The RNA shown here (transfer RNA) has 73 nucleotides and comes from an archaeon.
The same sequence occurs in records of 2 taxa.
The coordinates come from a structure-prediction model, not an experiment, and the mean pLDDT is 82.
It matches the Rfam family "tRNA". Its family is annotated with triplet codon-amino acid adaptor activity in the Gene Ontology. From the family's description: Transfer RNA (tRNA) molecules are approximately 80 nucleotides in length.
The RNAcentral record of the sequence draws on ENA and MGnify.
């Protein structure tokens, strides 16, 4: 330099145009226990990488850019 893929709470992840963005984990509170762990309940936490475009409506489609991974040279 060329090609392909990925980017979503602190971390990992589902979702793939449609009206509250999913689950796990983490953290906090409560219950259980003599206590701890385990388990259960509730809660906190997201500019869906950035900017533009298409659309009645974009996390999803299109374009550019940024970052990461892989392949070729």
């Nucleotide at each position: 330099g060329g090609g392909a893929g990925a980017g979503u709470g602190g971390u990992c992840u589902a979702g793939u145009g449609g009206u509250u963005a999913u689950g796990a984990u983490a953290c906090a509170u409560c219950g259980u226990u003599c206590a701890c762990a385990u388990c259960g309940a509730u809660g906190u936490g997201g500019u869906c990488g950035c900017a533009g475009g298409u659309u009645c409506a974009a996390u999803u489609c299109c374009u550019g850019c940024c970052u990461c991974u892989c392949c070729c040279a």